This is a predicted structure of an 86-nucleotide RNA (c-di-GMP-I riboswitch aptamer) from an uncultured Synechococcales cyanobacterium.
Its Rfam family is "c-di-GMP-I riboswitch aptamer". From the family's description: GEMM was predicted in a large-scale screen for bacterial structured RNA regulatory elements.
RNA sequence: UCCCCGAAACGGCAACUUAUCUCGAAAGAGUAAGACGCAAACUAGCAGGCCUAAACCUCAAAGGUAUGGAUGCUGCUAGUACCGAA
Numbered sequence: 001u002c003c004c005c006g007a008a009a010c011g012g013c014a015a016c017u018u019a020u021c022u023c024g025a026a027a028g029a030g031u032a033a034g035a036c037g038c039a040a041a042c043u044a045g046c047a048g049g050c051c052u053a054a055a056c057c058u059c060a061a062a063g064g065u066a067u068g069g070a071u072g073c074u075g076c077u078a079g080u081a082c083c084g085a086a
Stems, first nucleotide, its partner, number of pairs: 005084002012038002016034005022029002036072001042079007050069002056064002
């Protein structure tokens, strides 16, 4: 110095709740406060799963369906990154 690994420290992110405004058919997204947790809870892709159903299909009503959504649901892959005990 690099790889594996994950003690400590400096930091980072922010489940959920509350408040608030806007967008949206809805799911959901934004901002602020608190902080469940996370060693990649950073970025991107693939596969499966989950939420919503405007339009569309069907239709007596129900129902179906993603091109919409979350990514901190699971697995895998690629790239990048702070620190340095055992």